[in-house]
Context: one part of a larger RNA
Molecule: large-subunit ribosomal RNA, domain III
Organism: Methylonatrum kenyense
Formats: sequence, structure tokens, C1' cells
RNA sequence: GAGUAACGAUAAUGCGGGUGAAAAACCCGCACGCCGAAAACCCAAGGUUUCCUGCGCAACGCUAAUCGGCGCAGGGUUAGUCGGCCCCUAAGGCGAGGGCGAAAGCCGUAGUCGAUGGGAAACAGGUUAAUAUUCCUGUACUUGUUAUUACUGCGAUGGGGGGACGAAGAAGGCUAGGUCAUCCGGCUGUUGGUGUCCGGUUCAAGCAUGUAGGAAGUGUUCUUAGGCAAAUCCGGGAACACAAUUCCGAGAUGUGAUGACGAGCUCCCAAGGGAGCGAAGUGAUUGAUGCCCUGCUUCCAGGAAAAGCCUCUAAGCUUCAGGUAAUAACAACCCGUACCGCAAACCGACACAGGUGGGUGAGGAGAGAAUCCUAAGGCGCUU
Repeated sequence: GAGUAACGAUAAUGCGGGUGAAAAACCCGCACGCCGAAAACCCAAGGUUUCCUGCGCAACGCUAAUCGGCGCAGGGUUAGUCGGCCCCUAAGGCGAGGGCGAAAGCCGUAGUCGAUGGGAAACAGGUUAAUAUUCCUGUACUUGUUAUUACUGCGAUGGGGGGACGAAGAAGGCUAGGUCAUCCGGCUGUUGGUGUCCGGUUCAAGCAUGUAGGAAGUGUUCUUAGGCAAAUCCGGGAACACAAUUCCGAGAUGUGAUGACGAGCUCCCAAGGGAGCGAAGUGAUUGAUGCCCUGCUUCCAGGAAAAGCCUCUAAGCUUCAGGUAAUAACAACCCGUACCGCAAACCGACACAGGUGGGUGAGGAGAGAAUCCUAAGGCGCUU
């Protein structure tokens, strides 16, 4: 220079009460304003205690601070079913032998790793200051082991099936959700009425049934240069029978539920809460980008693999072992789980107008997830 620039989005604050040494900023209340395909909610990545409570205010916070993602202390993350681990493989990595190279090493078979993909199973309500598909209540489901009973050709690292997949388009059936009505309760000095008034009208998995619809001819017998051996399996061929049968399949209905939840009411303490009781709980309409649908139609650019699963036999075992079904008992370890997560907690040296994948995403107007105004919810951006 200079008590100057600046104090980081022009979404906006005002009042009353509380606490306190001190209040524009903290807490409570009222009013106002802003976002609302977000500035709301749930996950992934990343962070790693920032979460909750108590006590503090030197420093950190672009000001103050009684406040805080700050300091100190204590507390907090509960799983057979969510995710991982596990089984399986993709790109890719490593790679016994092997090939190449002067060496370091490079390549690569069998293998072995490797999810962003495939593979068993859980929902609703309640609860904490802080966790919940994890705790509690209620109702379920799956896999395995063992035992018992009944029946019985079982057996794989091999064969076959299946898993198993593109893009675009169109139609139908549904549901979530929305809206309106119905029903129930309430209505502010008191009583009665009215009403364009206010609030509520909710509920899963599972089990039973097998619908709208979609797909395939199906079964038996015989035969067979294929499926690296075998096969009763698959594939090829033939005969007969049946006109349906089998498979997939949302939703709805019943049950789950004589339950839970529920506006509100009563009582206790009253800071904030705790305990109990508990009405109605129906119909119509609209309607998805969600489900049926891994479907259907069309097209060319012709759209993962392997295991689990089903089936077939080989070696072998055949009074055993093994397999199938039912019932019962037992088991289901370990790791993650707090909190932020379009952000003051991640990546940007900062409490930085930048960047950051997926899901849900209501109402009025509207073609619409545009735009404007709002709900739930969250904020007024730390001078």
C1' cells in the first nucleotide's frame, strides 16, 4: 500500500422464548422464502469413525460462536436367506512339461487364477441416542449330514440335453402408482346446523389354485458307418397309437390375517416422551419406461463361456455300498454391515460455483423425466 480488496453463487430472512459472560448465526416455536428427474430417498466406488452421547472453545470454521464434519472422553456396526467368501467361467494374467533366446527373458499346452456375468433360500410389523431383510414378534423358505421307514441298478473328471443370450418394431393382458367416490372420525368460547372444510380409508413373503397368454406334436416299439470307448441318452431312419398332451406363465382369488397397522382418544410424567385403548379399512376410473416377455414378428451385421441342474452309460460294486421318496433331529462357519455418498466426509493443496456410475422419482398444466408452481422430504448456501 491499507483498515483498502476480499469474506466463494442475489434461495431471504423476521419475530418471540431458551441457554449463556456474551446470541444476526446455537436450541425451541411461529411466520416468510428456495429446491422438488432434486438442493428428496436407496445402493456402488472411494473415504475410514467423520456416526451417537456427555464435557469443552486455545487452534481449525474466511466474522462471532454457547455451535460444528473441531478438541477430550465414553458408547455404537448382531445375518443359513443382503453382499462377499464358496462353485463356474469371460477378456486378461500366471504357467508343470515344451518351443525360442548369449543371458535377462519371451511365447505357450495341460492346468490354475480372474466378475463387470451364471449358480439354493425371507417377508411384514415393532424396537435403539446411535444397528437392523441382521435384534424382537409373527409367518416362511433353502441346502447338507445323520437316523428310521418304504421302494430300488447304482456309478464320471467321459457322452448328450440344458444353462444360452443380437437389434428394431408391434399388439394384447396385468400390476405398482395416481385420481375420484364410498365409508369412518373430527371441526377451535358453548350448543345446534351446514359445508366448496380437515385427517384416515394400509398390509408382504410363503402356501393353495393354475388364469390372460406363449411354446413344442407327444408316447411306445424296432433299427442305426454319427456323438474319439460304451450307452437304454442325444442324433439319423422306420412302424403304430393318440388328438390332445406336456412345458413355460404375469396377474387375480383364497389363505397368511380372530393378526399387524391405523385417524384419534384416555392416563402418567411433563424437558422430551412413556403406557393403554382403537373407528372405517370398500368401489370405480386411469395407468406405466415395470411384469407376462429369455415371449411374438421382422431383419442382417448373425448376436459369451463354464459350472450348478437333468439324463446316459465305462471301469467298478452288486445281501453291502449307492439311488429315490417321506418323516425326524442336527448343522449352515468366516468377512462386510456405523456414517458421508452429485457431496463440507469421494477426486480437485481449501468446509473449492468444477468432476463422479446405478435404482426410486408424487400432484396441477403439459406430448414429455421439458418448463412453471407445489407434496413427501430437505434447505435459506458460516460474515